[in-house]
RNA sequence: GCGCGAUUAGCUCAGUGGUAGAGCGGCUCGUUUACACCGAGUAGGCCGUAGGUUCAAUCCCUACAUCGCCCA
Numbered sequence: 001g002c003g004c005g006a007u008u009a010g011c012u013c014a015g016u017g018g019u020a021g022a023g024c025g026g027c028u029c030g031u032u033u034a035c036a037c038c039g040a041g042u043a044g045g046c047c048g049u050a051g052g053u054u055c056a057a058u059c060c061c062u063a064c065a066u067c068g069c070c071c072a
């Protein structure tokens, strides 16, 4: 340098154009003498950045950034 893939909550990941979700973790409450387990609730996202298409974009297209794999 070429090609391919990934980027969404603190972490691991869903989400194939119409109000962003799960598990784990965090916090609060209940339970306990207390801790843990368990139960209930709650907070936390301008979906990597910038453009384009569209009535509408996490989703489609382009460029860039970061990370990974392959080739040279």
Base pairs, nucleotide, nucleotide: 001071003069004068005067006066007065010024011023012022013021018055026042027041028040029039030038048064049063050062051061052060
This is a predicted structure of a 72-nucleotide RNA (transfer RNA) from Candidatus Brennerbacteria bacterium RIFOXYC1_FULL_41_11. Rfam family: tRNA. By type it is a transfer RNA. About the family: Transfer RNA (tRNA) molecules are approximately 80 nucleotides in length. The coordinates come from a structure-prediction model, not an experiment, and the mean pLDDT is 81.